About this RNA: RNAcentral holds the sequence, with entries from ENA. The RNA shown here (transfer RNA) has 72 nucleotides and comes from a Candidatus Shapirobacteria bacterium. The coordinates come from a structure-prediction model, not an experiment, and the mean pLDDT is 82. The organism belongs to Candidatus Shapironibacteriota, within Bacteria. Its Rfam family is "tRNA". The family's RNA type in Rfam is transfer RNA.
RNA sequence: GGGCUUGUAGUUUAACGGUUAGAAUGGGACUCUUAUAAAGUCCAGACGAAGGUUCAACUCCUUCCGAGCCCA
Numbered sequence: 001g002g003g004c005u006u007g008u009a010g011u012u013u014a015a016c017g018g019u020u021a022g023a024a025u026g027g028g029a030c031u032c033u034u035a036u037a038a039a040g041u042c043c044a045g046a047c048g049a050a051g052g053u054u055c056a057a058c059u060c061c062u063u064c065c066g067a068g069c070c071c072a
Base pairs, nucleotide, nucleotide: 001071002070003069004068005067006066007065010025011024012023013022018055027043028042029041030040031039048064049063050062051061052060
């Protein structure tokens, strides 16, 4: 330099172009307990960035940024 794959909560990940982006784990509060653990209830937390297509985009297209693999 060229090609391919990939990017969603702190972490691991779901989501035919169409309902309020869903879970697990982690975090906080509360219940329970003499206390802790476990268990239960509730709460907060995410679509890498910018454009384009579309009535409608996490999803499709382009560019950029990051990561991985292959070739040179």